[in-house]
Context: one part of a larger RNA
RNA sequence: CUGGGCGUAAAGCGCACGUAGGCGGUUUUACAAGUUGGGCGUGAAAGCCCGGGGCUCAACCCCGGAACGGCGCCCAAAACUGUAUGACUAGAGUUCGAGAGAGGGUGGUAGAAUUCCCAGUGUAGAGGUGAAAUUCGUAGAUAUUGGGAGGAAUACCAGUGGCGAAGGCGGCUUACUGGCUCGAUACUGACGCUGAGGCGCGAAAGCGUGGGGAGCAAACAGGAUUAGAUACCCUGGUAGUCCACGCCGUAAACGAUGGAUGCUAGCCGUUGGAUAGUAUACUAUUCAGUGACGCAGCUAACGCAUUAAGUGUCCCACCUGGGGAGUACGGUCGCAAGAUUAAAACUC
Repeated sequence: CUGGGCGUAAAGCGCACGUAGGCGGUUUUACAAGUUGGGCGUGAAAGCCCGGGGCUCAACCCCGGAACGGCGCCCAAAACUGUAUGACUAGAGUUCGAGAGAGGGUGGUAGAAUUCCCAGUGUAGAGGUGAAAUUCGUAGAUAUUGGGAGGAAUACCAGUGGCGAAGGCGGCUUACUGGCUCGAUACUGACGCUGAGGCGCGAAAGCGUGGGGAGCAAACAGGAUUAGAUACCCUGGUAGUCCACGCCGUAAACGAUGGAUGCUAGCCGUUGGAUAGUAUACUAUUCAGUGACGCAGCUAACGCAUUAAGUGUCCCACCUGGGGAGUACGGUCGCAAGAUUAAAACUC
């Protein structure tokens, strides 16, 4: 190098955009770089291999052949790849008309609830638990009524429903904005796929500066439990959780399943369109999603099965016994926490 793999055994980068590179639709003509055939030259000798021969054998030596995977030149072929050229429309994109949506960021606003404050009624308990106690309460609590403040989150609708590349997104509303789907025919004419580096996004926690702080709640304190209880349970409670700006860059970032494209039985739900029958409804067809089951096929099995883990093609990432170790050292990044890249000795 070839050969094997990556749902659960080791192995798919958290996700996108995109540079180089790799790969790439139908067709005309030309060229002949790759490719194929033939020829010529070269590929020193020795050695290796094969066939003979000489030393009494062998080692050794001699002769002949083969081989020397190769390189160069010439002639020819033109299917495939390539290059150039012209054409095409099935990939891709544009246009027009519709449509759905918690997609994103901005301002405003609503009601329920918790907590606190003020006032009224009212009196001895309340709270909490397995049972209690810490705790609150005659300085009037709990309960209840009225008023006020403030912060956070949006019951029902709500759905293997929707949207987003992923992380994720849920009251209502103003304006701004990204993507997607369907239908139509007109246009461009391969403009495509993937993507080492690179660049951007990226839950929670954490960090910096300044705000905010109702509830919840690491740490902490107390009460219980217990042999002990640095816990589980209870009463409190600070960071934090929220906002703005800036960092961090990790997760069981999961479908533990990279992206693109073609092909390969069906059946039953559901979401968004279109068409037809026909029209409250419903039925059928079709496109795009999202689920359940199931044939062929695949799989070690479990299971997957047109949303493939089937069957082909292209590109990328990654794996190579367990531990040591995702560690040490060095580099890069970071305010730090740390992240990333990533061994060896030794040992089984």
Predicted 3D model of a 348-nucleotide part of an RNA (small-subunit ribosomal RNA, central domain) from an uncultured prokaryote. The coordinates come from a structure-prediction model, not an experiment, and the mean pLDDT is 89. The RNAcentral record of the full RNA draws on ENA. Rfam family: Bacterial small subunit ribosomal RNA. Its family is annotated with structural constituent of ribosome and ribosome in the Gene Ontology.